[in-house]
């Protein structure tokens, strides 16, 4: 330079025939134990890497661009 795969809570990673975002852990609080651990309940967290377009509606479609990896030149 050309192509290709990821990018979603703090951290791991789900979520397409486009319909208004979830788990696990991690915290925060409550009980369960003489206390630690752990066990259960319940909260809080996330402009979907970033812009534009497209629709009535985008995390999911189009483009653009950034960051990591791979593969060719």
């Nucleotide at each position: 330079c050309g192509g290709g795969a990821u990018g979603u809570a703090g951290c791991u990673c789900a979520g397409u025939u486009g319909g208004u975002a979830g788990a696990g852990u991690a915290c925060a609080c409550g009980u369960c134990u003489g206390g630690g651990g752990g066990g259960c309940g319940c909260g809080a967290g996330g402009u979907c890497g970033c812009c534009c377009g497209u629709u009535c509606g985008a995390a999911u479609c189009g483009g653009g661009u950034c960051a990591u990896c791979c593969c060719g030149a």